[in-house]
RNA sequence: UCAAGGCCAAUUGGAGAGAGACCGGCCCGACCGGUCCACCGAAGGGGCAAUGCGCGAUCCGUCGCGCCAAACUCUCAGGUAAAAGGACAAGGGGAGAGGC
Numbered sequence: 001u002c003a004a005g006g007c008c009a010a011u012u013g014g015a016g017a018g019a020g021a022c023c024g025g026c027c028c029g030a031c032c033g034g035u036c037c038a039c040c041g042a043a044g045g046g047g048c049a050a051u052g053c054g055c056g057a058u059c060c061g062u063c064g065c066g067c068c069a070a071a072c073u074c075u076c077a078g079g080u081a082a083a084a085g086g087a088c089a090a091g092g093g094g095a096g097a098g099g100c
Base pairs, nucleotide, nucleotide: 001099002098007094008093011090012089013088018037020036021035022034023033024032025031026029038080039079040078044076045074046073047072052067053066054065055064056063057062
């Protein structure tokens, strides 16, 4: 001095699905706790691939075993008025592996 399809904090945008039923509590509330049923996927977490990668075998054609992703899948966790949370996205800011 340049600086990542990565990292950090903030800003803006940001979906889905019962303000469910019952029981108990008290400060009697759209409150708190518990049980049950229904439902959602976009915090987090689990699962899945070969033509890819690694190892082994091989008659050199292949074969066997293992590993890896997601917005797919599960629904453990979380969630189902508003608020909050929210994957992800945008444009700026910061740090900075590394390069020169």

Model confidence (mean pLDDT): 78 of 100. The RNA shown here (Glycine riboswitch aptamer) has 100 nucleotides and comes from Jeongeupia chitinilytica. It matches the Rfam family "Glycine riboswitch aptamer". Rfam's curators write: This family represents the bacterial glycine riboswitch. The organism belongs to Jeongeupia, within Bacteria.